A computed fold for a 123-nucleotide RNA from a soil metagenome, annotated as c-di-AMP riboswitch aptamer (ydaO/yuaA leader). The prediction has a mean pLDDT of 79. Rfam family: c-di-AMP riboswitch aptamer (ydaO/yuaA leader). Rfam's curators write: This family represents a conserved RNA structure found upstream of the ydaO and yuaA genes in Bacillus subtilis and related genes in other bacteria. The ydaO/yuaA element is thought to act as a genetic 'off' switch for the ydaO and yuaA genes in its native state.

This record gives sequence, structure tokens and C1' cells, in this order.
RNA sequence: GGCCGAGUCCUUCUUCGGAAGGAACGGGGGACCCACUAACUGGGGUGAAGUCCGUAACAGGACGGGGCAGCACUCUUUCAGCCCUAACCCGACAGCUAACCUCGUAGGCCACUGAAAGAGGAU
Repeated sequence: GGCCGAGUCCUUCUUCGGAAGGAACGGGGGACCCACUAACUGGGGUGAAGUCCGUAACAGGACGGGGCAGCACUCUUUCAGCCCUAACCCGACAGCUAACCUCGUAGGCCACUGAAAGAGGAU
């Protein structure tokens, strides 16, 4: 100075260890209506991290999904290149879901991917 990600900003108090609250962003639970029609082999949530082939398993492959600052900024799309496709949680239990209830504000990285089109804004 940037990147992934919701993970940022502000106020008050403080024994200076921290505590309380607000905004903003993100997640979960939760009616009518609608949807589903069981159960089993449990089921479900965050997340891009799914499905199939293959392996005892890993590896590997295909399709799908996600990400990628330099000569001005942001967003969307297309092409090419590079990379990822994990991990964790709930605990017998949850479809959608207005009101309502409730939780989080982490962690991990980099010295740098280019081109074209459109829109917005700035000078």
C1' cells in the first nucleotide's frame, strides 16, 4: 500500500486489565399461504468448497462453483492466464416464513494477473 472474508466505525465508563452501548454489515431460529410426503442408511448449519468417474484410502480426471492493485477510481460482463474447491459446528432437532427472538464483528495472506466492452462517479 493491498488481497480473501460479514468481520468495520462511533459513544460512554474505567481500578487502564477491561466493561457497557449504538450504527453498519453478516448468520441462525421463527406464522398464515405455498412446498414436501415419511421413516430407514439419522438429520441439519456456516462456507465457493458440490456431483460423477477412479482408489482400500490418498492421488488423478470431468463437469460445476469461488478468488486474483498498479500507471488514475468503483461495479458488471466476456476472453485468456494463475490459484482454491477446505475446515469447523449443532446434537435427535429446525422447509419457506411477516412480526418477533437470537448470535458474530474473527482469522489468514501478499509485493503484486492481463486485455476488451458497458455503466457510474471523479478530475